[in-house]
RNA sequence: AGAGUUUGAUCCUGGCUCAGAACGAACGCUGGCGGCAUGCUUAACACAUGCAAGUCGAACGAGACCUUCGGGUCUAGUGGCGCACGGGUGCGUAACGCGUGGGAAUCUGCCCUUAGGUACGGAAUAACUCAGAGAAAUUUGUGCUAAUACCGUAUGAUGUCGAAAGACCAAAGAUUUAUCGCCUAAGGAUGAGCCCGCGUAAGAUUAGCUAGUUGGUAAGGUAAAAGCUUACCAAGGCGACGAUCUUUAGCUGGUCUGAGAGGAUGAUCAGCCACACUGGGACUGAGACACGGCCCAGACUCCUACGGGAGGCAGCAGUGGGGAAUAUUGGACAAUGGGCGAAAGCCUGAUCCAGCAAUGCCGCGUGAGUGAUGAAGGCCUUAGGGUUGUAAAGCUCUUUUACCAGGGAUGAUAAUGACAGUACCUGGAGAAUAAGCUCCGGCUAACUCCGUGCCAGCAGCCGCGGUAAUACGGAGGGAGCUAGCGUUGUCCGGAUUUAUUGGGCGUAAAGAGUUCGUAGGUGGUUUGUUAAGUUUGGUGUUAAAGAUUGGGGCUCAACCCUGAAACUGCACUGAAUACUGGCAGACUCGAGUGUGGUAGAGGCUAGUGGAAUUCCCAGUGUAGCGGUGAAAUGCGUAGAUAUUGGGAAGAACACCGGUGGCGUAGGCGACUAGCUGGGCCAUAACUGACACUGAGGAACGAAAGCCAGGGGAGCGAAUGGGAUUAGAUACCCCAGUAGUCCUGGCCGUAAACGAUGGAUACUAGGCGUAUCGGGUAUCGACCCCUGAUGUGCCGCAGCUAACGCGAUAAGUAUCCCGCCUGAGUAGUACGGCCGCAAGGUUGAAACUCAAAGGAAUUGACGGGGGCCCGCACAAGCGGUGGAACAUGUGGUUUAAUUCGAAGCAACGCGAAGAACCUUACCAGGGCCUGACAUGGUAGGAACCUUUAGGAAACUAGAGGGUGCCCGCAAGGGAGCCUACACACAGGUGGUGCAUGGCUGUCGUCAGCUCGUGUCGUGAGAUGUUGGGUUAAGUCCCGCAACGAGCGCAACCCCCGUUGUUAGUUGCCAUCAGGUAAUGCUGGGCACUCUAGCGAGACUGCCGGUGACAAACCGGAGGAAGGUGGGGACGACGUCAAGUCAUCAUGCCCCUUAUGCCCUGGGCUACACACGUGUUACAAUGGUUGGGACAAUGUGAUGCAAUCCCGCGAGGGGGAGCGAACCACCAAACCCAAUCUCAGUUCGGAUCGCAGGCUGCAACUCGCCUGCGUGAAGUCGGAAUCGCUAGUAACCGCAGAUCAGCACGCUGCGGUGAAUACGUUCCCGGGCCUUGUACACACCGCCCGUCACGUCAUGGGAGUUGGUCACGCCCAAAGUCGGUGCGCUAACCGUAAGGAAGCAGCCGCCUAAGGCAGGGCCGAUGACUGGGACGAAGUCGUAACAAGGUAGCCGU
Repeated sequence: AGAGUUUGAUCCUGGCUCAGAACGAACGCUGGCGGCAUGCUUAACACAUGCAAGUCGAACGAGACCUUCGGGUCUAGUGGCGCACGGGUGCGUAACGCGUGGGAAUCUGCCCUUAGGUACGGAAUAACUCAGAGAAAUUUGUGCUAAUACCGUAUGAUGUCGAAAGACCAAAGAUUUAUCGCCUAAGGAUGAGCCCGCGUAAGAUUAGCUAGUUGGUAAGGUAAAAGCUUACCAAGGCGACGAUCUUUAGCUGGUCUGAGAGGAUGAUCAGCCACACUGGGACUGAGACACGGCCCAGACUCCUACGGGAGGCAGCAGUGGGGAAUAUUGGACAAUGGGCGAAAGCCUGAUCCAGCAAUGCCGCGUGAGUGAUGAAGGCCUUAGGGUUGUAAAGCUCUUUUACCAGGGAUGAUAAUGACAGUACCUGGAGAAUAAGCUCCGGCUAACUCCGUGCCAGCAGCCGCGGUAAUACGGAGGGAGCUAGCGUUGUCCGGAUUUAUUGGGCGUAAAGAGUUCGUAGGUGGUUUGUUAAGUUUGGUGUUAAAGAUUGGGGCUCAACCCUGAAACUGCACUGAAUACUGGCAGACUCGAGUGUGGUAGAGGCUAGUGGAAUUCCCAGUGUAGCGGUGAAAUGCGUAGAUAUUGGGAAGAACACCGGUGGCGUAGGCGACUAGCUGGGCCAUAACUGACACUGAGGAACGAAAGCCAGGGGAGCGAAUGGGAUUAGAUACCCCAGUAGUCCUGGCCGUAAACGAUGGAUACUAGGCGUAUCGGGUAUCGACCCCUGAUGUGCCGCAGCUAACGCGAUAAGUAUCCCGCCUGAGUAGUACGGCCGCAAGGUUGAAACUCAAAGGAAUUGACGGGGGCCCGCACAAGCGGUGGAACAUGUGGUUUAAUUCGAAGCAACGCGAAGAACCUUACCAGGGCCUGACAUGGUAGGAACCUUUAGGAAACUAGAGGGUGCCCGCAAGGGAGCCUACACACAGGUGGUGCAUGGCUGUCGUCAGCUCGUGUCGUGAGAUGUUGGGUUAAGUCCCGCAACGAGCGCAACCCCCGUUGUUAGUUGCCAUCAGGUAAUGCUGGGCACUCUAGCGAGACUGCCGGUGACAAACCGGAGGAAGGUGGGGACGACGUCAAGUCAUCAUGCCCCUUAUGCCCUGGGCUACACACGUGUUACAAUGGUUGGGACAAUGUGAUGCAAUCCCGCGAGGGGGAGCGAACCACCAAACCCAAUCUCAGUUCGGAUCGCAGGCUGCAACUCGCCUGCGUGAAGUCGGAAUCGCUAGUAACCGCAGAUCAGCACGCUGCGGUGAAUACGUUCCCGGGCCUUGUACACACCGCCCGUCACGUCAUGGGAGUUGGUCACGCCCAAAGUCGGUGCGCUAACCGUAAGGAAGCAGCCGCCUAAGGCAGGGCCGAUGACUGGGACGAAGUCGUAACAAGGUAGCCGU
């Protein structure tokens, strides 16, 4: 310090997620030791039991015990002090509660200092005794008694009150005679109370709150100021600088995080506060409204004899409960501290220790060295090896920890040690007692195998898993951390993702529709003054601890001790005066006023005008009009439309008219008049900062809509009708109501847009335009130069993610306001305000997602555009689709009908030929190292003949037989066969979506790319675009490009002309010979031909066009002319295209079978559907007879002539020929005859009979022949195919395969056309451009209703709970006040009685309770509303392209 994730890719915006640190944690797996810390975050839920506050006999009486009789000890009680500390918890509290800094009107036990005093009396009472009540708790009465308990008097001032005079107020003693006490007063210290400034959470969907309320006077009250309380008077006080209300919360030092600023937090430790079962209350006291005190009320628990009582762990342990979760009913007062005491001492769950817990931090260990045969085992493997791995074993050492034994502290200043025989030290034995957890797709360090097969599962985000998963599970290996490791949760960080530091608002979220203006914020030049802000010095404070830092102590560290700095703050005080502010004065440039001009659809009111439309009247006139893509509804013979004249009505104002004008915006358009607002220019007379912005507020504010009254021509929601359509509640047409118009009043919203708030200043230019002015010039208008204001285009710098903006800024700055913070839910719900309503305004959440979005790029696509091409259309010719048959496919059937191919680009395709074989399928019969390969052992040559069974395979036998090579021999070798055993063979089994190879297709379309350079943040662009041209990215020109590659073309083959060479088996012109005839013979190679090598064609020549180019058009010559015709040749790539069944091949599967052999069957089935063909439907024909002309090819298990037989298929026989030699070998065509338009002399299916051929075998299931039979079919619906010249069409021939089988296929020749105006349209393609929400790329994307399921949520008759305040009733305890019927020791009084007190009663206040109505919040609720999500549901097609009616906004 960043990274992942939106896209095909890019840049940006923006959210989500991760890596870090931390924790009072919890959970999972694991666990050796020690030190130091920490340990109910939840139920302030309820608590059994024990302990947590006592002490003093030197205050007092009494009792008991002991006694050395001196006294001592113990104790209930009276009394004193303490119990207000210490300890716990965080309920309440948004507050002077806390923090910080000040203040004045106070108190303060014990302690310290100082001064003074401590005299004289008195009356009681507990304990105790006796008598009772009660279950108990407790309590009543009688009698006795003491005090440092209580009371009186005296003395009193430096005390209190008071102006003064004066008045008033105290005490306690104990004794060991030294002290400790007591009282008064003053001061101090400590502690406490009170007041104030500032700071201290969220919500405005909480905007008004307040009657003791704010102030005064008087009185009361308190330790003390004060409405603290009461009476009276006044009507104040608080609040947008956020009152009140609601919700949440103890605050702080600090802690965690962060670079910091901040953010979060407030366990342990420390300061303050609050609380002590809940609520109220006071008493005592120096101090409490009191955790282990009291009274009352309430809830709960317990005891009870039912009458009544007792209790309060948020002290320490502990229990139950809650919870993911938090310890022992331990030891000791040894230390520190506290209470009491004169002290000894006692008490102390404060505290110090121990126990439990890896809860955290820190430290240590689980061994060290050596050790290669790189052991075994595991895992992987390309089978060689690699890895685990010096790791182990082995050998040599060490002993930290743990264990055993011995010694043994500090903490303790004289004594006293819970911890503890602990820390520590010494010795001993022995590698001995001690390693796990997570992860390994990217982020993120670390990879393989097996299993699984969108299953099981993983997952922080992106995402993995559908048969080769580095992502699931296991294993091996590796990475990381380590007595821990992971997970979960929370907080900060990363996040500049709330932006003070440090963000934005044209299009990503975001400028209010506009203006005016209040508060507020900000503010021109200058002088003086002040010193509030500001700067600086000093003082006080900022507790300690913590953090930082210097040192030190535990062996180190954690931890602890100590010093320093710091504590950024607040207050007081001194100084400075630049800037800001305050005050006073001045100025004119900001602003305004005046004066003189000026343009304008600026506004309002009234009037006027013409064109058009419709309607009415009249004329002319006749059958249609109107409307549309085409129609129809509609209007019209009752006279329309058309046309002429006249009249009426309402609305809107053509041309001018213009990125022209005016207005704040909305908006404003005929003309005239009236009223009226603002701007601009010039001038510089006046004011003298009067300014800018503007939360709330106010006004204006298109259209639609609403209310009332008018008006209503045209248009026209709704509605009706006609069309269109699958439907058409639409688009189109015919009608048509609200409305549109006017007046008055509402509404207050728009894509109210420049999607751009206002003001001011500054920052290159160029070109327009509107208005006003100046200069020059002129008679004048122009021209030219120039100032200002407005309105536009282009553009530099700069800015921007880019697009773009660019003096009219989106540049550079200042000020003010508004607004934004992922998408959806949603501008929705609830609440408030406004509105007659419609609705507007303000404006969430639950839940869901990992995106949503902006700009630009490359493609693809468009029922976008431009240019161009193609048998693409058109123009033609012939077909298919109808028939029968053939063949292939689907389907069906079957034991099997083997498998594959599936739009074009599957379907006469693989298959160039299924009767057996083929054959992969089915049934049955068999085989098991196998039909085939390699290797071992043994035997045998191989091989031949033959018997039986069997459908065959095969099974069981019999006989014959011995070769070749080397070697003297023995023997060995090669080859073949058989047997045995094992490695293995074998598989047309699966996966073409694991692959190679091959192929199809776009497409023989003209494209596809690269290097360098340049441009761009980048994806990318440029080049390759543009102007021409071409069949062509073909060529030329231009150009930030220059070059290059794969394609195109050419080079290759065939055909077309010709030369030359060669001349048999080919040829025959000339010469000769011969025949019935024939190159038959001699001869020849001229010609044809054969097949080698050449020539020829290049826009080369001429003319025109074009740009002087490329090229095109025409022409000449030429066999051929602009690629001469045809073939081979197929760029980058696309289709997970096809093929595992040609072959090869990974992985998986079968192994007496999914392998192999055999027989028979099947692949040939048949209601049907489709494709491709053949033959036809006839006269351009059929039939009969006669006659003629090819080429490619093929031939020895072959082609076969002549001849004979047969009607024929064919048979017999057989010359010739391994073929330019022989053979296969033509048809359409021509001639003649006949048929005469019919289901025929067309057509030939089907069936019957008889034959032939091949073959082991033609039944399933071959081909051919003859005779007979003679089906459909009379040119084919919608639709659709091929073809542009030697082509289509017609005609036959040959070949491959092949025993046989061809309507198929591949070739060959023969005859031989028609048409193309042209590119509007259909299809396909190329280039450029445009739009895009597509990128799996339009077979795309995507919207809404409905149906089903799940989830959260709004409304809802209500039901129910909580909380808050108010009103009234009742009113406990209690303070205060009143009263004086009861009672009473102290004082007064002889007494009566008084004073005083107690109890009682009365009154005020008041907790709880009750009654009534409210506010707020929650839970639940039949039913209901929308929302989100969910697999491949239903209906349509709204949006994205001109999305097929441009889309969107408001109504």
Annotation:
Model confidence (mean pLDDT): 85 of 100. This is a predicted structure of a 1451-nucleotide RNA (small-subunit ribosomal RNA) from an uncultured bacterium. It matches the Rfam family "Bacterial small subunit ribosomal RNA".